The RNA shown here (transfer RNA) has 72 nucleotides and comes from Syntrophaceae bacterium UBA6252. It matches the Rfam family "tRNA". Its mean pLDDT, the model's own confidence on a scale to 100, is 84.
RNA sequence: GGUCCCAUCGUCUAGCGGUUAGGACGCGGGCCUCUCACGCCUGAAACCGGAGUUCAAUUCUCCGUGGGACCA
Numbered sequence: 001g002g003u004c005c006c007a008u009c010g011u012c013u014a015g016c017g018g019u020u021a022g023g024a025c026g027c028g029g030g031c032c033u034c035u036c037a038c039g040c041c042u043g044a045a046a047c048c049g050g051a052g053u054u055c056a057a058u059u060c061u062c063c064g065u066g067g068g069a070c071c072a
Base pairs, nucleotide, nucleotide: 001071002070003069004068005067006066007065010025011024012023013022018055027043028042029041030040031039048064049063050062051061052060
């Protein structure tokens, strides 16, 4: 340099055009317990940036940014 893949809560991830964007772990609060742990309930927390298509984009397309694989 070329081709291809990936980007979502703090972390790991689900999503396949219309979802209050879900789950696990972690974190805050509560319950339970003599205490702690476990367990249960509950809360906060995310769509990399720009443009395009569309009535509607986290989702599709393009460009950029970052990361990765292969080739050279």